This is a predicted complex of two RNAs, RNase P RNA and transfer RNA, with 447 nucleotides together.
It holds a member of the Rfam family "Bacterial RNase P class A". Rfam classes the family as a ribozyme. On this family, see Beauregard et al., RNA Biol 2013: "Identification and characterization of small RNAs in Yersinia pestis".
Formats: sequence, structure tokens, C1' cells
RNA sequence: GUUGUUAAAGUGCCUUGUCGCGUUAUUUUCUUGAAAAUAAUGAGGAAAGUCCGGGCAACGUAGAGCAACCACACCACCUAACGGGUGGGGGCAUUCAUAGAAUGUUACAGAAAGUGCCGCAGAAAAUAACCGCCUUUUUUCGGAAAGGUAAGGGUGAAAAUGUGAGGUAAGAGCUCACGGCAAUUUAUAGCAAUAUAAGUUGCGGGUAAACCUUGUGGGUUGAAAUGCCAUGUAUACCAGUGCUUGAGGGUAGCUCGCCCGAUUGCUGGAGGGUGGGCAGAUAAAUUAAUGGUGUGAACCAUUAGUAAGAUAAAUGACAAGGAUUGAGUUUUUAGAAAUUCGAUACAGAACCCGGCUUAUAGCUUUGCAGCCUAU
RNA sequence: GGUCGCGUGGCAGAGGGGCUUAUGCACUGGACUGCAAAUCCAGCUACGGCGGUUCGAUUCCGUCCGCGACCU
Repeated sequence: GUUGUUAAAGUGCCUUGUCGCGUUAUUUUCUUGAAAAUAAUGAGGAAAGUCCGGGCAACGUAGAGCAACCACACCACCUAACGGGUGGGGGCAUUCAUAGAAUGUUACAGAAAGUGCCGCAGAAAAUAACCGCCUUUUUUCGGAAAGGUAAGGGUGAAAAUGUGAGGUAAGAGCUCACGGCAAUUUAUAGCAAUAUAAGUUGCGGGUAAACCUUGUGGGUUGAAAUGCCAUGUAUACCAGUGCUUGAGGGUAGCUCGCCCGAUUGCUGGAGGGUGGGCAGAUAAAUUAAUGGUGUGAACCAUUAGUAAGAUAAAUGACAAGGAUUGAGUUUUUAGAAAUUCGAUACAGAACCCGGCUUAUAGCUUUGCAGCCUAU
Repeated sequence: GGUCGCGUGGCAGAGGGGCUUAUGCACUGGACUGCAAAUCCAGCUACGGCGGUUCGAUUCCGUCCGCGACCU
């Protein structure tokens, strides 16, 4: 330089015309709640999955306590909050290479509180004795019995801290030296996790996305929440039960407390009626630009701005042109130009917001791999 | 719109860390029969996809896909 890959991040085609649709405003028309005309405006980075967190609302400001259940778990910071994010630490993997460095990744408290589990193989899977080694007793001299021993053997994902020396009947952290790992004390660096150095103690297998323990947090429900208006009906009928000595209820498993409660109580049966509208619901943890602070997530200041609001649910269809790009043809020394046929994804607001996850053509950047050229 | 649950042979359905899995119906082959049915014997076919935890995943965790139920 070029090609490919798909790993990551970013971006997420434009203009015009005709017809059509939703909302808002104005005007007109009449059949008075509709129609027509004009103007303005009308999907996303994920609007998706509904996986987390919050706003908001209701349940009594959920009243108190206990239990259960759920979630999280190195440190600091960001944030309204989070199980999210940023930075750092430790661990693991790969590469260079063995001092260390770079890149990637990590649901990362406790296995020395307790319980459970660890198939097959193996003597043994956690109070290790099958073979081997050693001692004693016995012997029909082949061996047998009792005990000691984790140095050696094979199995397995995992086998009892590694090497050497001393020591011993044989052995053993039994002792010592140098290491490894864990806990802890002091000093230094750091806000901290932690790291380094020195000292002390110890060597207890793994598994907590097994039960569990410790610490922290969580009340439940979810816009079909909730408030209001309108229309209509059955306060009727049947059965049971209750009326202050309280049935039943107040969205929680138990206890306690508080409150409502009969004028139309409560439960069941069999039935009657409505099934429309408004608010919630779009000016907000808001958007864009510029500047500043910070390694960064993010925050601060100034300026400018208002940007879908439907309710069975609008945001579309067709045509033309352009842009980017793929293949072919023609012209041109080359660069390049013209022309033909294509391609332009994933997807569709439903109360709102912050994140996460997943989908995504083409283009851009970084990374990785191959090839070519030059030094 | 919201809240829950489920996914294992062709069908139904157990197993909830350890030999890729029990059973019934169906299917295939054989035996029995003169031929079939019934019966007996043998066989075939499976954990929705991906990733993680673990020595080991159908099972535990996360995520995606598909299906079903409930709430006015």
C1' cells in the first nucleotide's frame, strides 16, 4: 500500500411532486357534532425484550414487632437510583519473554461456624495402611499374627506444603536451612482495596450459580394504577348469617395495636344494566451548541430552543431526481468520465425517564490475518 | 399494556448434578397362527439455541427463541 475477517466503537441516506392518514390552530357549512378547506406538525438507536433501577399513583404517611422470601457482596468514585457505569486492586489466560511488560477477561465476602455432596477408577475422597519399609511374637521356616510408618508405587479433575540435611527400628514439619501458601503485627507508599520490607504463628483437599453463615438493602401492586363526569339498572327475588355481647372488612404469613362497620350489612345462587368521555399524558433527574473542571464515568456555567401524543390505535403508497456502493460495458496514456442493471439494513412510540441485553445493510475508525513493494 | 408459568423420542410423561434418561401408546423386525388380532422377544427415535459456574450440566445461573395462562 492492498485484500479479507468479522472482534469492538461510531453513524443510522437526502430532495421534490401526486394521492392518503393522525394531532393542533383558524375559517366555512349544515343535519349541532360532524364534514370540508387552509396552515403548522408527525418514530428510534434500538421505539424491541420487559432484564434491572427510579419518578408518579393507590393501598391508612403501607402503624409496631417477628418470621419467611428476594437481591447484592475487592476498593474508591459517578448517579435521583440501580444488580448500571468509570477508574484502580487482586486472580486467570495469551504474547513478548522469564526481571518484568503489554493485551484480554473476571457474579471477586466466608470452606479455619456447621451440615451435605465428591459418580467411575483407586488401598484411601478426609479420623487415609493395598503393595512396600521397620519392630515384636510365633513357626510345620513357605509364612502367619499384633503393631509402627505417609519416604516410594499405581488411580483420579483433585491424594495431605516443595528441595536438602539431621534424626529414626523404619519413617514422618519430628527438628533445622532455603522456599511456597495463609493469617497476623510493625514500618513505608496509597483516601482505600492493596503492594513492598522485616517479624510472629500455622500447613486445616474441592464445592456456597449446594444448604447455609455474616453484612447491606428491599412493604405490596402497576396507567387495565388512580381521580372525576355522563348513561343505564334491581335498595327487587331465593338460601345462609350478622346488627354494638360486632358478621365482615381496611391488597402481608403470624402476633399486637388502630380504624371502618348494618339507613342500601356480609356470603352464595339465579339475574338486570353499562361497557362512553375527560384528566392522569407529555416543560422534563429536558434537548442542542460553546466554554470550563476531572485520567474517566460525569459535573458546572453561558447561550439558544420546545420537539409525535394516537386509543384498535396516524406517521403510508406511487413516481422522479440525487447521494453512497456492487457488477458489467464503452471512452481515456493514466487519473478519471459516461452508461446499463441492481443494493441502501434492523425495525414501528402506547404514562415518563436512566441503564442493560438482543437485532442491524452500507460507510468510518481501531484491532487481527494474508499478500505485494521499499528501506 | 402488565404479571406469571412451561419447553425431555412421533405423542403423552417421570427424572431436579455422575453410564446422554424411566414408563406407556405408536413405529420396525422376529416368534406364535392356515391368515390376522391379542400376547411374547428384540430394536429405533429425545433433554429449544448460545454462554457461564463445576472435575462433570437435562438439572444450577444469565441471555435469546418459541408456546401457554391470568389481570379490565